This is a predicted structure of a 132-nucleotide RNA (FMN riboswitch aptamer (RFN element)) from Dermacoccus sp. The coordinates come from a structure-prediction model, not an experiment, and the mean pLDDT is 81. Its Rfam family is "FMN riboswitch aptamer (RFN element)". Gene Ontology term of the family: FMN binding. About the family: The RFN element is a highly conserved domain that is found frequently in the 5'-untranslated regions of prokaryotic mRNAs that encode for flavin mononucleotide (FMN) biosynthesis and transport proteins. Taxonomically the source falls in Dermacoccus (Bacteria, Actinomycetota, Actinomycetes, Micrococcales).
RNA sequence: GGCGUGCUCCGGGGUAGGUGAAAUUCCUAGCCGGCGGUUAAAGUCCGCGACCCGGCCCGCUUCGUCAGGGGUCGGUUGACUCGGUGAAAUUCCGAGACCGACGGUUAAAGUCCGGAUGGGAGGCAGCAUGAG
Numbered sequence: 001g002g003c004g005u006g007c008u009c010c011g012g013g014g015u016a017g018g019u020g021a022a023a024u025u026c027c028u029a030g031c032c033g034g035c036g037g038u039u040a041a042a043g044u045c046c047g048c049g050a051c052c053c054g055g056c057c058c059g060c061u062u063c064g065u066c067a068g069g070g071g072u073c074g075g076u077u078g079a080c081u082c083g084g085u086g087a088a089a090u091u092c093c094g095a096g097a098c099c100g101a102c103g104g105u106u107a108a109a110g111u112c113c114g115g116a117u118g119g120g121a122g123g124c125a126g127c128a129u130g131a132g
Base pairs, nucleotide, nucleotide: 003130004129005128006127007126008125009123010122015029016028017027018026030111031110032100033099034048035047036046037045043098044097052075053074054073055072056071057070058069060068080096081095082094083093084092102114103113104112
C1' cells in the first nucleotide's frame, strides 16, 4: 500500500410579479440539478440510486386476513443539438433547446406541504480487526 470482516460518520437543490373569492400549482419572467464511470469537468452519454408496480418469503402484526410492517428477487423509469478549441469533450467555451416520481391542496406543483428525524447509490471519510 492492497484485500476480507465488523462498526461509526457523511450522503439533494430551487421565487418574484400578474389575474382571481381561492394558485410559490394558471400566466409572465426566473431559479434548481443525487452517486459512480468516461482519452477532458455531464440534469440530457453509459450505469446506479430514489419514486412507482409485481412475485416470493417471514420466528412481525391479527380472531383470521386480499390490510399493515420487514426481507428478497424482478419490472417500469424523463430530457440535446449546432459551432469552436483539442490528441481526446452529446462533459470545456459560445449559442439556442429540452427534462423532472407518488400523495395532498379553496385552482392544475421539478420549486409549497407530506411519507421522510425514512431510504439511498456511494464517499483517495474514520475506527477496530484478520490473513497473506